[in-house]
Background: A computed fold for a 73-nucleotide RNA from a Candidatus Tayloriibacteriota bacterium, annotated as transfer RNA. It matches the Rfam family "tRNA". Rfam classes the family as a transfer RNA. The sequence was found in a public genome assembly. Its mean pLDDT, the model's own confidence on a scale to 100, is 81. NCBI's taxonomy places the organism under Bacteria, Bacteria candidate phyla, Candidatus Tayloriibacteriota.

RNA sequence: GCCAAAGUAGCUCAGUUGGUAGAGCAACGCUUUCGUAAAGCGUAGGUCGUGAGUCCGAUUCUCACCUUUGGCU
Repeated sequence: GCCAAAGUAGCUCAGUUGGUAGAGCAACGCUUUCGUAAAGCGUAGGUCGUGAGUCCGAUUCUCACCUUUGGCU
């Protein structure tokens, strides 16, 4: 330099033939217990990598860029 993949909650990941974003673990609170753990219930946490474009409407489609990973040279 070229090609491909990935980027979504603190972490690991879903989600889509475009229509108000979710799970598990972690955190916090409550119940239970003599107490802890476990269990149950609940709460909070997101500019969906950045910027443009298309569209009534974009996490989703298009383009550019950034970062990471893998391959080729």